[in-house]
RNA sequence: GGCGGCGUAGCUCAGGGGUUAGAGCGAUCGGCUCAUAAUCGAUAGGUCGUUGGUUCAAAUCCAACCGCCGCCA
Numbered sequence: 001g002g003c004g005g006c007g008u009a010g011c012u013c014a015g016g017g018g019u020u021a022g023a024g025c026g027a028u029c030g031g032c033u034c035a036u037a038a039u040c041g042a043u044a045g046g047u048c049g050u051u052g053g054u055u056c057a058a059a060u061c062c063a064a065c066c067g068c069c070g071c072c073a
Stems, first nucleotide, its partner, number of pairs: 001072007010025004018056001027043005049065005
């Protein structure tokens, strides 16, 4: 330098045009217990990498850029 994949909650990831953006783990509060763990319930936490485009409507489609990983040279 060329090509490809990925970027969504603190972490690991799902969601692939519309209806409220979700799960597990973690955090906080509470139940249970003499107490802790386990377990149960609740709550908080996201400008969906950035900018622009397409569309009535974009986390989702397209482009550029940024970052990470891989392959080729």
Transfer RNA from a bacterium, 73 nucleotides, folded computationally. Its mean pLDDT, the model's own confidence on a scale to 100, is 84. RNAcentral records the identical sequence in 2 taxa. It matches the Rfam family "tRNA".